This is a predicted structure of a 115-nucleotide RNA (SAM riboswitch aptamer (S box leader)) from Gracilibacillus ureilyticus.
This record gives sequence, structure tokens and C1' cells, in this order.
RNA sequence: CUCUUAUUGAGAGAGGCAGAGGGACUAGGCCCGUCGAAGCCCGGCAACCGUCAGUUUGGAACAUCCAAGGUGAAAAGGUGCUAAUUCCUACAGGUGAUUACCUGAAAGAUAAGAG
Repeated sequence: CUCUUAUUGAGAGAGGCAGAGGGACUAGGCCCGUCGAAGCCCGGCAACCGUCAGUUUGGAACAUCCAAGGUGAAAAGGUGCUAAUUCCUACAGGUGAUUACCUGAAAGAUAAGAG
């Protein structure tokens, strides 16, 4: 980098350094920001992987072991996240009638696995 699967309406600081930008990309909106943006540190949130416990089902060379599922614990393991739904819309379908709403996709993000 590509592919597959899952999730994407919940949650998280009046802290320190820093100094002007930021909300993925393009466009249009709408927001956040010197009452300090990005970034870094600390703090915090969260159970995706892994760990532990017990449980259900199946299997075995059966007081044990293996596989799968669901439950609980744990944030001194590996990641991730920490304004606004992934801030909203862009494509398709539907409802309503013009300004609106609903559903799905695409794209993005994160995790795990594969190449």
C1' cells in the first nucleotide's frame, strides 16, 4: 500500500509547554480558535486484539486438553480515542411539497486478519 471482517448517535481535563491555526481529501455550508488552534507531555475515556475467571455447545488419545459462542473482570500488555453523529451535504431510493425529513451506499477512521 491492497484485500477481508467488525464497529462508527455512548464516553473522555477550567492541567503544563507551545504559539495560529483547525474540523481527512475536493466543493459548498456551518462551526471551533489570542477567554489561546495544530503539535508535544501529563491526565482521562473505551474492552478491538491479547490476558484472567467461570459458562454453553462440539470434538478428542477424556479427572485433562482443543475449537467456537456468549458472560464477567481488568486500562501496570498491543493499539485507539479525548468539540459538534465520522459536524452536515455531495451518489441512489423514498416521503413531503419547493427551503425539510427518512433509508441505503460511497468515501474516511479504528481494530483484527491476510497478501